[in-house]
Context: one part of a larger RNA
Order: sequence, then structure tokens, then C1' cells
RNA sequence: GGAUGAACGCUAGCGGGAGGCCUAACACAUGCAAGUCGAACGGGAUUCAGUAGCUUGCUACUGAUGAGAGUGGCGCACGGGUGAGUAACGCGUAUGCAACCUACCUCUUACAGGGGGAUAGCCCGGAGAAAUCCGGAUUAAUAUCCCAUGGUAUUUAUUGUCCGCAAGGAUAAUAAAUUAAAGAUUUAUCGGUAAGAGAUGGGCAUGCGUGACAUUAGUUUGUUGGUGAGGUAACGGCUCACCAAGACUACGAUGUCUAGGGGUUCUGAGAGGAUGAUCCCCCACACUGGUACUGAGACACGGACCAGACUCCUACGGGGAGGCAGCAGUGAGGAAUAUUGGUCAAUGGGCGCAAGCCUGAACCAGCCAUCCCGCGUGAAAGGAAGACGGCCCCUAUGGGUUGUAAACUUCUUUUUCUGCACCAAGAAUUGGCCUUACGUGUAAGGUUUUGACGGUAGUGCAGGAAUAAGCAUCGGCUAACUCCGUGCCAGCAGCCGCGGUAAUACGGAGGAUGCAAGCGUUAUCC
Repeated sequence: GGAUGAACGCUAGCGGGAGGCCUAACACAUGCAAGUCGAACGGGAUUCAGUAGCUUGCUACUGAUGAGAGUGGCGCACGGGUGAGUAACGCGUAUGCAACCUACCUCUUACAGGGGGAUAGCCCGGAGAAAUCCGGAUUAAUAUCCCAUGGUAUUUAUUGUCCGCAAGGAUAAUAAAUUAAAGAUUUAUCGGUAAGAGAUGGGCAUGCGUGACAUUAGUUUGUUGGUGAGGUAACGGCUCACCAAGACUACGAUGUCUAGGGGUUCUGAGAGGAUGAUCCCCCACACUGGUACUGAGACACGGACCAGACUCCUACGGGGAGGCAGCAGUGAGGAAUAUUGGUCAAUGGGCGCAAGCCUGAACCAGCCAUCCCGCGUGAAAGGAAGACGGCCCCUAUGGGUUGUAAACUUCUUUUUCUGCACCAAGAAUUGGCCUUACGUGUAAGGUUUUGACGGUAGUGCAGGAAUAAGCAUCGGCUAACUCCGUGCCAGCAGCCGCGGUAAUACGGAGGAUGCAAGCGUUAUCC
């Protein structure tokens, strides 16, 4: 000198863009953050209309409406948060899988025949303070089971061809065995099953790279390898039985400490050094530890079970509830870090044929000079009685300086301010309706609807110099000097050093210098 997720002191006009718990992965009141589908299913509270009955305000039937809960499907493994752990194939980079999986999506081929038994809900009864649970009766499905059919599927056997260094792989034929399906509907469609291919996403393995300490020198028994078996989507001591005795290490094993990694960011001419906030990619975690279930995918932040600590409820018993490192917010800690805001209008996600619903993702607004950028606080016009006042000096009726500075005159409203008026883009490859075309669900055209931000940005008009300057420094380094006070005191200080009676170094004043809505100080990095 540059830089910062900064803090502190003094000060503070406006706008744009960005950023905002670095500390206790401490504890959390309250609200919200993941639902959706009636075009899968049984049912159906409520309300409305009509008809009938009469006891005149109720009952029954029919039609419409269709809440809450339930079965079922898809989603909840995404999105959002945090960096505790991890020195590791975790990450980065480059390869490999002849050792693998992939819901939804796209393309292609083929198929969808028949039958059964339940169960939630509803109803009845019971236990319990509650959470919740138990028994009985009854019912449906795209829930579930059985049979059939079936192949480029799976398994076994045989044969042939091609390829590979090899373990082996690909492919064709034959035979046997095994395994499928579901309907809904407004008739337009949307779904279902099997198989192949693609796309996307993942899994695994390997080379190289990726902290400190040798005042850590030896470490290891599933350890290292083999055979066999099990397990997995898949290879593998991944697990197990048996056999062998290996494996790593001064090119740093093992141990201890520290730490999420990268793209980046800061600095620097570069090499390098430092860094890992925001944004993007990967990893890990979800009160602490463990376990699996479901599922295409989890060993699952707002799922389950067990144990533990903590908090809460309780009718005290062998009882029960909970998990903000989601968004706000609270307490605590701290030098220190924001609103218990608005909207799904856009972008994106989930479900749905769709309308639509949900979305603290997202988009916006609020707070904060925390940072960057821009603008202003008047004038590049005139104005000397060089005014008053302040300060200083002296040769003292005066001179110097503040200083063209001010007053005053003239001018301008760029920004800002005040008032008034108009008023966006972001909205379409959106949705509704209509028309046309044909292949009847697509395309084109027309019309109409949809904006949280927001009457915001912006534009125009009017007014009036109007609303707007501080901070630090002035001995040298280092731009900027005098007076007064103090008297090794009070104090200053980054270093050298100032202060003991004439202090340009302390405190005040006048003046000056530097930067400027900031200026200084502190901390850290280069």
C1' cells in the first nucleotide's frame, strides 16, 4: 500500500448493487416450512330443491351438493440448513467396470383371459386421565392372492460362430423349468404388464495430487494371501469355515494434533504466500449412540424401533409427549450479525387429464454506511468598506491572517427536498372462450383474463439556495505552525522519542494539511 462476512469511537443527505451468528453442532415458547389425486375405491356429515305423509315442523323418498376421516397411488431420498466428524479414494484430476443398478421421461415390440379370500373405514361393545389400544359384525378397489397365456426375461443343459493377452465376453439355435397385467372416464384420452434401447441419476475400483509433529519408529491377527460357502444391484475378508504366514514401514508405516475438499477469494510483476463467508460442484451430519423397515432410490432433518441425556404433560401407573444445523423469532454466549413481513405474479418443484392445490424453494419488501459504485451539500458570474468578530505579531491612532471567504447583487434547479399529475417493463411458448385447418387432438388466428413488488421505478410541472460536512492529523519518517496553559506533573507514543518554566511532540485556541458521507483506531492476511 492492498484486502475483510469485521468490530469500536466520532459523524451522517440521497440512490443503485451486494452482504449480514465467524462465538455455544448451546437450549428452544409460538406460527409456518410436503403434500396431492373423487378421472383408483367404499362411503358420506352438511346444505339446497322437489314429491308424499301428516302430529304444521318433523319424517320418508328422489335429485343435486359433497366437509372431515379412511383404503389405494405418486411424492415425502428433491428443494432448504449446518460443517460436528473426516488427513480419507473424502475431495480434485484422469481412467476402468469382461463386476453393477436406475422410479418418473423418450422410442420400439408384444400383451391385458378367468377366478378367490380378506381388510381399513362405517356400526356395536370394552379398557385407559390421556396418548392410544382391544373384541365382534359387515364392505370396496388400480390394495391382495390363485389359475391361464407368454418371450429378445431368468435358470439349467447341448451345439455352432465371432472377439479378447487372459480370467472370459458377445451372439445364434434346440430342449426343459419358472415368473405378468387394472382399470378409470365427460369416449377425447389417461393409465396397466413383459421385453429391448436411450436419456438421466447413482454405485464400485484404480493411477497421480491433496496438512503439522520423528521431542511419534516400529505397526497389524480378518491382519496379508488362497480354497470353498454366504451375502450384495455388483467386485471384494464384505462376512464365515479351513489352509498358508504373510502385509505396511525412513519414498515416513503407526501414533498424536489440526482440518470438510474443490472451483474460487485476497495479495504479489511473477513464482509464491494466505484463504475456503456469499455463488456453484462434491462429501458428511440432523438431540447423542445404534438398528433395520418401506421403497427404483434412505439405513431417511420436519419416518420407525431400542438405549442415553435433557425438557414437558399426568388422574402417579408397568403411563405418555418432544427434537429449529428449515423460515421468522426467544434465551444464553459474544466485540459482533436483521422481520415472529408479503406473494405464489414470475422461475422451479410435488400431485393431478385438467381446472387447480401445496411450496419460509423462489421472487419481493423491512432493518444495518457492513462493503462497492454513483450523485449532492450550489455557481468556472460579480462582489474590498480587504467589513464585524476571532487569532497573531510588532516599530502599536497602525500592520498581518482568517479572506472573495461572508454580507450583498445576478444565475441555475443536475441531484436531493416539498407538492401535484401521468404511469411502467417484468405476461408468455399461461389459463378460459370463439373461429379455422385437418389426421379429432394438435396447430394457427382472434378475443379476454392473470402483478406480491406497487401507484413502486420512471416521466412531466411548480416552488425555493432552498433539506444536506465531518473525521483524523500538523517533531522526523509524513503533506501541514503559531500563541496560551502545564512544568519529568498531567499526559502523548507505530518507531525514534517528547514533558524537569520560553514544549511546532502534553491540553486548549487560531491557522493549516489529508481524506470525505465518511474519517480514524483495533484485529487478521499478503
This is a predicted structure of a 526-nucleotide part of an RNA (small-subunit ribosomal RNA, 5' domain) from Sunxiuqinia sp. It matches the Rfam family "Bacterial small subunit ribosomal RNA". Model confidence (mean pLDDT): 80 of 100. The source organism's lineage runs through Bacteria, Pseudomonadati, Bacteroidota, Bacteroidia and Sunxiuqinia. The RNAcentral record of the full RNA draws on ENA and SILVA.